RNA sequence: GGGUUUGAUCCUGGCUCAGGACUAACGCUGGUGGUGUGUCUUAGCCAUGCAAGUCGAGCGGACCCUUUUGGUAGCAAUACUAAAAUAAGGUCAGCGGCGAACGGGUGAGUAACACGUGAGUAACCUAUCCUAAAGUGAGAGAUAAUUUCGGGAAACUGGAACUAAUAUCUCAUGUGGUCCAGAAGGCAUAUGCUUUUUGGAUCAAAGGUGGCCUCUACUUGUAAGCUACCGCUUUGGGAGGGGCUCGCGUCCCAUCAGGUAGUUGGUAGGGUAAUUGCCUACCAAGCCUUUGACGGGUAGCCGGCCUGAGAGGGUGAACGGCCACACUGGGACUGAGACACGGCCCAGACUCCUACGGGAGGCAGCAGGCUAGAAAUUUGGGCAAUGGGCGAAAGCCUGACCCAGCGACACCAUGUGGGGGAUGAAGGCCUUCGGGUUGUAAACCCCUGUCAGGGAGGACGAUGCCUCAAUGGGUGAAUAAUCCAUUGGGGUGACGGUACUCCCAGAGGAAGCCCCGGCUAACUCCGUGCCAGCAGCCGCGGUAAAACGGAGGGGGCAAGCGUUGUCCGGAUUCACUGGGCGUAAAGGGAGCGUAGGCGUCCUGGUAAGUUUUCGAUUUAAUACUUCUGCUUAACAGAAGACUUGUCGGAAAUACUGUCAGGAUUGAGUACAACAGAGGAGAACGGAACUCCUGGUGUAGCGGUGGAAUGCGCAGAUAUCAGGAGGAACACCGAUGGCGAAGGCAGUUCUCUGGGUUGUUACUGACGCUCAUGCUCGAAAGCUGAGGGAGCAAACAGGAUUAGAUACCCUGGUAGUCUCAGCCGUAAACGAUGGACACUAGGUGUGGGCCAUAAGGUCCGUGCCGUAGCUAACGCGUUAAGUGUCCCGCCUGGGGAGUACGCCCGCAAGGGUGAAACUCAAAGGAAUUGACGGGGACCCGCACAAGCGGUGGAGGAUGUGGUUCAAUUCGAGGCAACGCGAAGAACCUUACCUGGGCUUGACAUGUAGGCAGUAGGAACCCGAAAGGGUGACGACCGGUAACCAGUCCAGAACCUACACAGGUGCUGCAUGGCUGUCGUCAGCUCGUGCCGUGAGGUGUUGGGUUAAGUCCCGCAACGAGCGCAACCCCUGCUCCUUGUUGCCAGCAGGCCAAAUGGCGCUGGGCACUCUAGGAGGACUGCCCCGGAUAACGGGGAGGAAGGUGGGGACGACGUCAAGUCAUCAUGGCCUUUAUGCCCAGGGCUACACACGUCCUACAAUGGUUACUACAGAGAGUUGCAAGCCUGAGAAGGUGAGCUAAUCUCAAAAAAGUAACCUCAGUUCGGAUCGUAGGCUGCAACUCGCCUACGUGAAGAUGGAAUCGCUAGUAAUCGCGGAUCAGCAUGCCGCGGUGAAUACGUUCCCGGGUCUUGUACACACCGCCCGUCAAGCCAUGGAAGCCGGCAGUACCCGAAGCCGUUAUUCUAACCCUUCGGGGGGGAAGACGUCGAAGGUAAGGUCGGUGACUGGGGCUAAGUCGUAACAAGGUAGCCGUACGGGAACGUGCGGCUG
Repeated sequence: GGGUUUGAUCCUGGCUCAGGACUAACGCUGGUGGUGUGUCUUAGCCAUGCAAGUCGAGCGGACCCUUUUGGUAGCAAUACUAAAAUAAGGUCAGCGGCGAACGGGUGAGUAACACGUGAGUAACCUAUCCUAAAGUGAGAGAUAAUUUCGGGAAACUGGAACUAAUAUCUCAUGUGGUCCAGAAGGCAUAUGCUUUUUGGAUCAAAGGUGGCCUCUACUUGUAAGCUACCGCUUUGGGAGGGGCUCGCGUCCCAUCAGGUAGUUGGUAGGGUAAUUGCCUACCAAGCCUUUGACGGGUAGCCGGCCUGAGAGGGUGAACGGCCACACUGGGACUGAGACACGGCCCAGACUCCUACGGGAGGCAGCAGGCUAGAAAUUUGGGCAAUGGGCGAAAGCCUGACCCAGCGACACCAUGUGGGGGAUGAAGGCCUUCGGGUUGUAAACCCCUGUCAGGGAGGACGAUGCCUCAAUGGGUGAAUAAUCCAUUGGGGUGACGGUACUCCCAGAGGAAGCCCCGGCUAACUCCGUGCCAGCAGCCGCGGUAAAACGGAGGGGGCAAGCGUUGUCCGGAUUCACUGGGCGUAAAGGGAGCGUAGGCGUCCUGGUAAGUUUUCGAUUUAAUACUUCUGCUUAACAGAAGACUUGUCGGAAAUACUGUCAGGAUUGAGUACAACAGAGGAGAACGGAACUCCUGGUGUAGCGGUGGAAUGCGCAGAUAUCAGGAGGAACACCGAUGGCGAAGGCAGUUCUCUGGGUUGUUACUGACGCUCAUGCUCGAAAGCUGAGGGAGCAAACAGGAUUAGAUACCCUGGUAGUCUCAGCCGUAAACGAUGGACACUAGGUGUGGGCCAUAAGGUCCGUGCCGUAGCUAACGCGUUAAGUGUCCCGCCUGGGGAGUACGCCCGCAAGGGUGAAACUCAAAGGAAUUGACGGGGACCCGCACAAGCGGUGGAGGAUGUGGUUCAAUUCGAGGCAACGCGAAGAACCUUACCUGGGCUUGACAUGUAGGCAGUAGGAACCCGAAAGGGUGACGACCGGUAACCAGUCCAGAACCUACACAGGUGCUGCAUGGCUGUCGUCAGCUCGUGCCGUGAGGUGUUGGGUUAAGUCCCGCAACGAGCGCAACCCCUGCUCCUUGUUGCCAGCAGGCCAAAUGGCGCUGGGCACUCUAGGAGGACUGCCCCGGAUAACGGGGAGGAAGGUGGGGACGACGUCAAGUCAUCAUGGCCUUUAUGCCCAGGGCUACACACGUCCUACAAUGGUUACUACAGAGAGUUGCAAGCCUGAGAAGGUGAGCUAAUCUCAAAAAAGUAACCUCAGUUCGGAUCGUAGGCUGCAACUCGCCUACGUGAAGAUGGAAUCGCUAGUAAUCGCGGAUCAGCAUGCCGCGGUGAAUACGUUCCCGGGUCUUGUACACACCGCCCGUCAAGCCAUGGAAGCCGGCAGUACCCGAAGCCGUUAUUCUAACCCUUCGGGGGGGAAGACGUCGAAGGUAAGGUCGGUGACUGGGGCUAAGUCGUAACAAGGUAGCCGUACGGGAACGUGCGGCUG
């Protein structure tokens, strides 16, 4: 920085990702080289080999070699053997010296002076090495080896005899050291150190090798001696190393708070190299600790390493320093050094050998093995280099080390080729079928030659080391010897025939891994179908998956790539740098106050903090800079520089500290006033209430939404009088006052705390805050004693209810009250800790003061508001602003304020307070919606007011259900159900049964065939379709030709193949169309403004309207889609048009008695009408109201008046609404069938249920007869007049009409007249029978009509429910579409023609504003708890098992120390030589003492029948607690009750 809480937003907050790093491991893959690195687990166990020896110039010896002699064998060489000698040389065990305490490994233990850092040692040691001084004299006794005799399986070991030393011992000497006693000086951090000096005591030594003869002796030459070197002894100093002590630093847990008896100190002694309770005895009672003792857990520490901008965080592999350890535990010995990795003793466990008696062992050295584990190498080479041990040296030893081997384990380097090459090949993949992509990629052409391979040469590391010789120099008597230097010769390399160089050939031998939904670079196809699977987080997968699997393509890195694990980062998410706490997690319920922290002004001193400067250390490597060496790099070398810390010296003095002095403003005191439900105790008062007594009085009272339980004729309620009792204090009263908080209210008195104001005086920083502590602390609750009127958990009853453990009602006990004592919690809230200072105001109010005119000032308490702050809401001198100081608290949600432990409590319970596990959120504020059994306003046949229906009957029709071979499919609340269907007998038809066809009923194309071809009468089978036979028999174009079906190509046909076809699936893949909210008045945009933002404003407000219609106002100004208007019909008038329409007037004709009738004719167009146009209505005019507006009310005029009536017209959107079966269409499925054809059947079934209708139930009616008045339509496959036949349906015939002409066509209700007379009827017509008619190929399933007969239910319809506000409802008929025929349906038309609307409380729907919200799939929402099921982790639990540390006691190894001397005893002394002394040893005894045992506990862990809650888990059960007034407002504390959420009481909060 990103992702992730939301519909969206801002914030808080967690989870998660991208980076870097590994001693890594795993998966796939793997060319080369260099440099590094490699058991993190089992401090588990180890076979085998090696890892510490060396010195013969310390010593005695053994053996070999050499020489001589003898013997045996052999021809001899030679072999064997014996003896002697021994110059040189070699090997070896032993005695002796040095080393083995280094080097190498590991990290178990250790929270410690272990480590780091800085000091101290006046409290110490130091082999070898360097340096300085002095010395190295004289003796003695042993012992191993060896020899011999034994024991033992072995390991090993006993006795006797011999011998040496640089082994051991004694004496001498004493430069010196040490000790004692004394003197003088110098110094110092306390005990002291040091120098000089006197006296006394005491303490040393070892020789070896080489050379020489100057001196002396014997005399070839040796010895004494001399000389050189190596040693030895004493002492001083040094270097390096070490011991001890101290300051500071160094993890987690307080659910570890007290620990400690050698403990703390002293004295004396012991012990040590040395200080010290290090140890012992005695004395004292101290010592440590909230600045974290003690206990528990974890851990080697550091330089460094990783990360990070840094500060930090993590880590302690490799390399370097320190420490600790060496099978486990204990112990000492030797030594300069050890309590000793490759030494010893003991105990224990384990392993091995054994003759069973007894022995041996310790890889955390190098290799290697087993085991464990995800996991780590060769039983390699060499001492050539570096380093170490020994040695005089050569040299020997060295698994330290140098090299090699194995492992991509890491880092670095390098290669797997380069250039050209388009028909953009083939193949793959995709495709809209055109193409695209893989892709210059390949092929192909031209090159190059790194690495690997082969061949040839061939290092550096050796300027070293060893040795020989020569020369020069030192020591020396010396030319000897020896040492040093130089020169020359010789020798010496594990790596390694390696690096490197050259040559050869040839693109040849050398690329994978992960990813491609977002974060995050990279996309398509197929398969799969909530399956298989993926997943770091969010999340993908339920038939079109860029998220699974495969493929193609792409992206990233590359000899590697991914995954897993760990650490840091991001995480300012423990915040020092650098966070917070009103509502997100977070202010302690309140006060007092201890430690602590912080603290006013002035002066002076000091210099601890602070600042500056100098020095030491830090300071090997690493890291940084520069340079250099490997071809580069990694790697390595050199030089340089920086930081921090600590210590020491010097300086400064602003601030802090400290010391001293002063001051008054902070704080306090005195004085004078003032207000107050501040607290405690006592007394008193009235109203109300209940009870008791009495009176009056009579039938009810009471209670509720309505009731009931209850009380009352035994006299209630009501009312009057009297009495008793307890609790609480109306009005005043407040947004008021007081108190630290909790809290405090009648009146009076007593005692008492605090506050405010005023004015001077006094004290002189006395202050602020406050962990631990102490005190107070509502209600409920507890204990004891009282009290008890009312109220009232529990409880009982009555209601309500599906239930009602509730809400409501009637009762009612604890309790509520008092005293004493507990409890200690609340939404104990301003959800806001305390103190001080500063920073605009305005306006109320309580209490003082000054002034009295406004006003000013101090202390409280409210509201609004500026700056500022805040995520926003909001806060705003009473801060949530700006600062300082102190305290408390927070760190995702759940688990959980739970468990365990501890403390408090009589109990209830309180305080402190986790983890496992689980989720990716939980949350705050605000926004837009939606919703509310929230509010306000408004509208609608929404209710109301009316009229008529439905629901009951019969029938029609649709649907459900059922049935069936099939009853095809769709439509499903409103908005499916007389719907798709404007018309199923066949057809339709999609369904079923059966029979058939397969390029197909239909389209296009390709290839081949094709003349008696295509077609086809007729015949056969058949139900038909279809199959078969088959007379007859073609067409167009071209060419040729006398003609001809002669030829070619096409069409047609046949065959084959592409394909057709599908009312098969998906309306949740779609287009189009449609329904609905709703003809509701809304829905938006641009710019501006406001807001961090979602968003708001505009569009809200005041009026008004049918309307977001208009007006006014307004941070808005405008605009768009909707509304309205424009369009059509209708209502009035006018103009034009006049046939098929019309006929007033004129003429004629016909009928006729008629002045009457007939548009019949001429004629006319006046009227009606037709169908084109124009006008008309706009609140235009008047009055009133209104704001002078919009608009409303009334009126005039007018055919019509405020949109005149009706229609068409449907905004942004909603319902994954409906339709794949109108059509179109993606994908899927099917292809002799899910396609096509045909016959028959079905869609018409029928116990039943629902919707929509028709007809009725009758007299406002029925029947019969007569008589009127429409409109709109339709008609040549048609409408059909008239006439004839029939009772009728209808039939026959047929004029006229392609229609303002003719026809359908009779309108009906109405009217007139008559009958019927209230009945299952002259109502009603179902049903059934018979006989007919019509359409049609065909009316059986299954049409309509007619006639006659039959004459069912039904007498106005329960709960419920529908339509309608005027030419409407109601009622009456007429027409049309579909259609061969078939409407009670649908679409239209006209006739007759009402009633009612007070009004908006209520039901339903809708609109606007507002409010609440835990809803946003939006209340058909969300969501709580019990119960049931599965899984998981966890608490308790009788117990059982184990680990750890300690306590008490028992036993007590080895060993040190002490005591002792029964026994033994070379060195020295004495000796009469017998021995004695001194000293020593074994043994014994004692203290301490590991392991072990016993006992009671502690602590931690495992397990445990059973048990408690918790978490998680698409669709279980019961209810409905919460979110809206959530239907009883919710919540907090407490108590009781209840299947459960919960209910109720008491007090509190507003969230």
A computed fold for a 1551-nucleotide RNA from an uncultured bacterium, annotated as small-subunit ribosomal RNA.
RNAcentral holds the sequence, with entries from SILVA.